[in-house]
Background:
A computed fold for a 73-nucleotide RNA from a bacterium, annotated as transfer RNA. Rfam family: tRNA. Rfam's curators write: Transfer RNA (tRNA) molecules are approximately 80 nucleotides in length. The coordinates come from a structure-prediction model, not an experiment, and the mean pLDDT is 81. The sequence is in RNAcentral, with records from ENA.
RNA sequence: GUCCCCGUAGUUUAAUGGACAAAACGGGAGUUUGCGGAACUUCAGACUGCAGGUUCGAUUCCUGCCGGGGACA
Numbered sequence: 001g002u003c004c005c006c007g008u009a010g011u012u013u014a015a016u017g018g019a020c021a022a023a024a025c026g027g028g029a030g031u032u033u034g035c036g037g038a039a040c041u042u043c044a045g046a047c048u049g050c051a052g053g054u055u056c057g058a059u060u061c062c063u064g065c066c067g068g069g070g071a072c073a
Base pairs, nucleotide, nucleotide: 001072002071003070004069005068006067007066010025011024012023013022018056027043028042029041030040031039049065050064051063052062053061
């Protein structure tokens, strides 16, 4: 330099054009316990890397950047 893949809660992953973006772990509160832990109940937490475009509607499709990884030279 060319090409390919990835970027979503604190972390690891779902959602493959359709409505309040889901779950697990983690965190807060409560129940339980002599105290913890475990278990159970409940709450909060991501405007999806950034900026545009297409669409009635974008996490999803298109373009350009940014970051990470890989292949070739």